[in-house]
RNA sequence: UUGCAUUAAAGCUAAACUAUUCGUGAGAAUAGGGCAGAAAACCACGGGUCUUUAUAAAUAAUAAAAGAUAGCCGGGUUGCAUAA
Numbered sequence: 001u002u003g004c005a006u007u008a009a010a011g012c013u014a015a016a017c018u019a020u021u022c023g024u025g026a027g028a029a030u031a032g033g034g035c036a037g038a039a040a041a042c043c044a045c046g047g048g049u050c051u052u053u054a055u056a057a058a059u060a061a062u063a064a065a066a067g068a069u070a071g072c073c074g075g076g077u078u079g080c081a082u083a084a
Base pairs, nucleotide, nucleotide: 005082006081012037013036017032018031019030020029021028022027035071041077042076043075045074046073047072048069049068050067051066052065053064
C1' cells in the first nucleotide's frame, strides 16, 4: 500500500409512528422520532412483492403494459477507520 475481517475510536444513515405537502394508488419529500444497519451510499440490470390500467358483467385469478420498492434478494459502481 492492497485485500479479508470488524476490536477500538471518530462519525454516518434513520424503521415504526406523528404533522404538512405531492400522487388515482403503491409510495415520495420536509420536520420531529429512533427500530435497525459495516456500505441502510448510489444505480431499476435480473428476480420477488406491491399499485394502476384493461377484460361481455360480478368476484377472484392469469397474462401484458406503465409505475413503486435500493431498509426484499442478487448484481454493478464508489467510500471512512484501524487492533488481530
A computed fold for an 84-nucleotide RNA from Sulfurovum sp., annotated as c-di-GMP-I riboswitch aptamer. The model forms 85% of the base pairs in the Rfam consensus. NCBI's taxonomy places the organism under Bacteria, Pseudomonadati, Epsilonproteobacteria, Sulfurovaceae, Sulfurovum. Its mean pLDDT, the model's own confidence on a scale to 100, is 76. Its Rfam family is "c-di-GMP-I riboswitch aptamer". Rfam links the family to the GO term cyclic-di-GMP binding. Rfam describes the family as follows. GEMM was predicted in a large-scale screen for bacterial structured RNA regulatory elements.